[in-house]
RNA sequence: UAUGCAAAAGCCAAAUCCCGAGCAAUCGGGAGACGGAAAGCCACGGGUCUAAGAGGAGAGACUUCUGAGCGGGUAGUAACUGACAGCGAUAUCUGGUUUUGAAUAGACAGCCGGGUUGCCUUUA
Repeated sequence: UAUGCAAAAGCCAAAUCCCGAGCAAUCGGGAGACGGAAAGCCACGGGUCUAAGAGGAGAGACUUCUGAGCGGGUAGUAACUGACAGCGAUAUCUGGUUUUGAAUAGACAGCCGGGUUGCCUUUA
């Protein structure tokens, strides 16, 4: 650096049940093993789910969306061009502002991708 056919030492722990937290998704602990070569860790991209808000439909169930622009700070900074200077960001932050019917807050890593760390065997 790649690899998982066989091995060795091990590791994690689905559903379900009990206790607890949460409006909920879900999470923590215990029991329990469906499975897993990262089923270790991280919400960066996509996705799914929950709550709230707005729209649609409507008995209910359901369904769609939750953005974008401007201003301000980092900063006339970085880069570039050129020679007492010219031009000028990306990105990020923000209790500001506009638009619109509304322009939020969470969860999931065992959904996929990505990032990162690692045991053993084997390859270079």
Molecule: c-di-GMP-I-GGC riboswitch aptamer
Organism: Desulfobacterales bacterium